[in-house]
RNA sequence: GAUUUAUAAAGAAAGGGCGAGAGAACAGGCUCCAUGACCCCUUAGCAACCUACAAAAUCCCCUCGGGGCCUGCAAGGUGCUAAUUCCUGUCCUCGGCCAGCAACCGAGGGCCUAUAAAUU
Repeated sequence: GAUUUAUAAAGAAAGGGCGAGAGAACAGGCUCCAUGACCCCUUAGCAACCUACAAAAUCCCCUCGGGGCCUGCAAGGUGCUAAUUCCUGUCCUCGGCCAGCAACCGAGGGCCUAUAAAUU
C1' cells in the first nucleotide's frame, strides 16, 4: 500500500518548543490562528479496538477439555483530547413540491476519509 470487518452526533488539555498558516485532497461555506494556531516534545486525561487480568448463571459452539457471547478492569499495544468525519458536493432510494418532468427541499443509504483488528 491492498482486502475484509467494526466504529465515527458521546468523551477527554495543560506546560514547553517552533513561528504561519490550519481544519485529509479539490470546490464552496464556516471556523481556529501572532492573546501564537497547525505541528513536535513532555505530562495528564478520554475511550475500550486488540492483549493481559477478573468473572455466578443463562445462551451458542465444541475434539467434552474448553472456547465464544456478555460484563468488569485499565496494566500493556494502538488511537484520540475545537466545531457531527466542522458542514455541503457526486451516486442511489423514499417522501414533499408539480398536471408531469427537471430543479429545489427533507430523510435514509452508498462513496470518500479517519481509527482499530485480522489477512496479505
The RNA shown here (SAM riboswitch aptamer (S box leader)) has 120 nucleotides and comes from a Bernardetiaceae bacterium.
Rfam family: SAM riboswitch aptamer (S box leader). From the family's description: The SAM riboswitch is found upstream of a number of genes which code for proteins involved in methionine or cysteine biosynthesis in Gram-positive bacteria.
The model forms 94% of the base pairs in the Rfam consensus.
It was read from a public genome assembly, where an Rfam model found it.
NCBI's taxonomy places the organism under Bacteria, Bacteroidota, Cytophagia, Cytophagales, Bernardetiaceae.